[in-house]
Context: one part of a larger RNA
RNA sequence: GGAUGAACGCUAGCGAUAGGCCUAACACAUGCAAGUCGAGGGGCAUCACAUGAGGUAGCAAUACCGAUGGUGGCGACCGGCGCACGGGUGAGUAACACGUAUGCAACCUGCCUUCAACAAGGGGAUAACUCGUUGAAAGACGGACUAAUACCCUAUAACACAGGGCUCCCGCAUGGGAAUAUUUGUUAAAGAUUUAUCGGUUGAAGAUGGGCAUGCGUUCCAUUAGUUAGUUGGGGGGGUAACGGCCCACCAAGGCAACGAUGGAUAGGGGAACUGAGAGGUUUAUCCCCCACACUGGUACUGAGACACGGACCAGACUCCUACGGGAGGCAGCAGUGAGGAAUAUUGGUCAAUGGACGCAAGUCUGAGCCAGCCACGUCGCGUGAAGGAAGACGGCCCUACGGGUUGUAAACUUCUUUUGUAAGGGAAUAAAGUGAGUCACGUGUGGCUUUUUGCAUGUACCUUACGAAUAAGGAUCGGCUAACUCCGUGCCAGCAGCCGCGGUAAUACGGAGGAUCCGAGCGUUAUCC
Numbered sequence: 001g002g003a004u005g006a007a008c009g010c011u012a013g014c015g016a017u018a019g020g021c022c023u024a025a026c027a028c029a030u031g032c033a034a035g036u037c038g039a040g041g042g043g044c045a046u047c048a049c050a051u052g053a054g055g056u057a058g059c060a061a062u063a064c065c066g067a068u069g070g071u072g073g074c075g076a077c078c079g080g081c082g083c084a085c086g087g088g089u090g091a092g093u094a095a096c097a098c099g100u101a102u103g104c105a106a107c108c109u110g111c112c113u114u115c116a117a118c119a120a121g122g123g124g125a126u127a128a129c130u131c132g133u134u135g136a137a138a139g140a141c142g143g144a145c146u147a148a149u150a151c152c153c154u155a156u157a158a159c160a161c162a163g164g165g166c167u168c169c170c171g172c173a174u175g176g177g178a179a180u181a182u183u184u185g186u187u188a189a190a191g192a193u194u195u196a197u198c199g200g201u202u203g204a205a206g207a208u209g210g211g212c213a214u215g216c217g218u219u220c221c222a223u224u225a226g227u228u229a230g231u232u233g234g235g236g237g238g239g240u241a242a243c244g245g246c247c248c249a250c251c252a253a254g255g256c257a258a259c260g261a262u263g264g265a266u267a268g269g270g271g272a273a274c275u276g277a278g279a280g281g282u283u284u285a286u287c288c289c290c291c292a293c294a295c296u297g298g299u300a301c302u303g304a305g306a307c308a309c310g311g312a313c314c315a316g317a318c319u320c321c322u323a324c325g326g327g328a329g330g331c332a333g334c335a336g337u338g339a340g341g342a343a344u345a346u347u348g349g350u351c352a353a354u355g356g357a358c359g360c361a362a363g364u365c366u367g368a369g370c371c372a373g374c375c376a377c378g379u380c381g382c383g384u385g386a387a388g389g390a391a392g393a394c395g396g397c398c399c400u401a402c403g404g405g406u407u408g409u410a411a412a413c414u415u416c417u418u419u420u421g422u423a424a425g426g427g428a429a430u431a432a433a434g435u436g437a438g439u440c441a442c443g444u445g446u447g448g449c450u451u452u453u454u455g456c457a458u459g460u461a462c463c464u465u466a467c468g469a470a471u472a473a474g475g476a477u478c479g480g481c482u483a484a485c486u487c488c489g490u491g492c493c494a495g496c497a498g499c500c501g502c503g504g505u506a507a508u509a510c511g512g513a514g515g516a517u518c519c520g521a522g523c524g525u526u527a528u529c530c
Stems, first nucleotide, its partner, number of pairs: 001530004006526005013382005019375002021340001026338003030335003035081003040078002043074002047072003050068002054065004088293003098217007107210002112206007120154004130143005160186005165180001167178004191198002219265003226256003231253004236248003268290004272283004295316005318329004346372001348371003354368001355366004385416004395407005421467006433454002436451007474519005479500003485514005495502002
């Protein structure tokens, strides 16, 4: 000098754009953050509509009660898909965790795309509802009834899977592939509807996403030198999507290590960022990729995918409820609270756009996202006026003092402008392509046209007019390094200080004043890196 997720002191007009718990992976009140499908199903708690026996009040009109799942729809329930994404954090991890480059003749892949073939018969339950029992509650148990794209059985099957036979081809050891008049066995399905379609089953291929293995790279300590028994290898079995001591019994005695094993300390890794002429050094906040974790430890279930942040079970610590028998919970999601700390924001709006889940769609959900709020925390931009104006005014300060210098064209004063500001008016701008309806073209889901509808931000940005210099400057420094000097006070005191050092009676170094210098809505100090 540059830089920072900064903090502190003094000061502060505006806008744009980024950023904002670095400490306690400390504890959390409250609300929200994952639902959706009635075009799978039985139904009808609630709302609306329709029909309306009958009843009540009333002279009547009418009002109220009431039955019917009949229609729109729909709480809870069965079922499907999603909840493994998105969002957070960096505790652990020195490791195939990450980066890079390969391999899988050792693997899986829901939804999506293409192709091929199919979808035939039947059956028994169960939740909801209802009737009971029990419990303070959370809930639990029993009887009876019922449906399905829930579950089960049979059929049909293959280029699928498993076993046997025969032929051919290839490679990188184990081996792989193809054709088979071959042969034996096993395995499938589901319907809905507004008749447009949407789904179901099996197989082959693709795409996407993952799994595993390997080479190389990846902090410090030798004041850590030996370490290891499932340890190293084998053939065999189990397990897995798959290879493998991954696991198991048996057999052998190996494996690693001064090219640093083992142990200890520290740490998520990378793209990148800062600095530097570069080599290098440092950092890894924000953004992107990967990994790990979800109160602490362990375990599996479901599923294409989890050993699952807002799922389950067990144990533990903590908090809460309790009728003392027993129960409930997990903000390292978004806000917010307490605590810790030098220190870090709103218990905001909206699904309009982008993206995601579900759905034929309309749509619903979405603290992802998009916006707004707070903060000079950073960067960038704008302003705090411009021109003229010498009696070089008054005042201040200094001096060689009836005078001169400086503050200083600075002020006053004259003319001008109005960014900004205040007020009034305009502005339904743009961010917007989609949806629905109609129609046309090609020819069955695309495209064109017409029309309708959808905006949080927002009456915001922006524009016009009026007014009036009006609303807007500070901070640090001035001995040398280092740009900028005099006077007064103090008298080794009070104090300053990054280093050298200054102060003991003429201090350009302390304190004040005038002046000057540097930066400027900032300026200094502290901390850290180069």
RNAcentral holds the full RNA, with entries from ENA, Greengenes and SILVA. A computed fold for a 530-nucleotide part of an RNA from an uncultured bacterium, annotated as small-subunit ribosomal RNA, 5' domain.